[in-house]
Context: one part of a larger RNA
Molecule: large-subunit ribosomal RNA, domain VI
Organism: Micractinium sp. LBA 32
């Protein structure tokens, strides 16, 4: 822009995509079949491989400044205790959320149709024989369904409910606070009739017992107050703080005949 008023929610599948696999044990069964070595079919159960979706309880990576330790050196006037620099972490040990895969969970399950090659049944021409000529059954990981996703620009533009109609409009968007959304748009969630975000409280994880005192030791240290102090991203709470004020689009009851 369209879909023939405008709109918010559900929703049909026309199409399209995507799986689709595999291997080993076990019983049936050391049966059937075979002189004998050997050894099924079918039919039912377990295991496990790549492959694939999601997800972060568990195992672990990663987490650029949570936490601790520490070397050089400057720096806060010394001492202590702190901060800079050394990678756009100095290094080192450790690590929440996120994001991950070596973790975890799940799937290719089950049914049905039409077949192919090939097996057939009944059977003629062609008194026999023939699966075909007339009719008709079985028959593949293949096909069509089924299983997931998308999906009315399917211009063939499709249904259903519910809402507005002359302005205090139904709804939309801007703008603001923001996100397990995201390059940008866009999506979703909120704006006081509010927990969105940020603070602050509390927990929960991390990191490992802070600084100051005081006690022992000549001292380096150690004890002790002390499972301390501090702490990004989880979670619950709570309206301090900011979502303030607000604009704008969208009309004439819906072509023509």
């Nucleotide at each position: 822009c369209g879909u023939u008023a405008g709109a918010g929610c559900a929703u049909u599948g026309a199409g399209a995509g995507g799986a689709g696999c595999c291997u080993u044990c076990c019983a049936u069964a050391g049966u059937a079949c075979g002189a004998g070595a050997g050894g099924a079919c079918c039919u039912g159960g377990a295991a496990g491989g790549a492959c694939g979706c999601a997800c972060c309880u568990c195992u672990g990576g990663u987490a650029u400044a949570c936490c601790a330790g520490u070397u050089a050196u400057c720096a806060u006037g010394c001492c202590a205790a702190u901060g800079g620099u050394a990678c756009a972490c100095g290094c080192u040990g450790g690590g929440u959320a996120g994001c991950c895969a070596u973790g975890u969970g799940c799937g290719g399950a089950g049914u049905g149709g039409a077949u192919a090659a090939c097996c057939g049944c009944u059977g003629a021409a062609a008194g026999c024989a023939u699966c075909u000529a007339a009719g008709u059954g079985g028959g593949a990981a293949g096909c069509c369904c089924a299983c997931c996703u998308c999906a009315a620009g399917a211009u063939g533009a499709g249904u259903g409910c519910u809402c507005u109609c002359u302005a205090u409009c139904a709804g939309g968007u801007c703008a603001c606070a923001g996100g397990a959304a995201g390059a940008c748009a866009a999506c979703c969630u909120g704006u006081u009739u509010g927990a969105u975000a940020g603070g602050c409280a509390g927990a929960a994880g991390g990191u490992g017992u802070a600084a100051g005192g005081c006690c022992a030791g000549u001292a380096a240290u150690g004890g002790u107050u002390u499972c301390a102090g501090c702490c990004g991203a989880u979670c619950u709470g709570u309206a301090c703080u900011a979502a303030u004020a607000g604009a704008c689009c969208g009309a004439u009851u819906g072509a023509u005949u």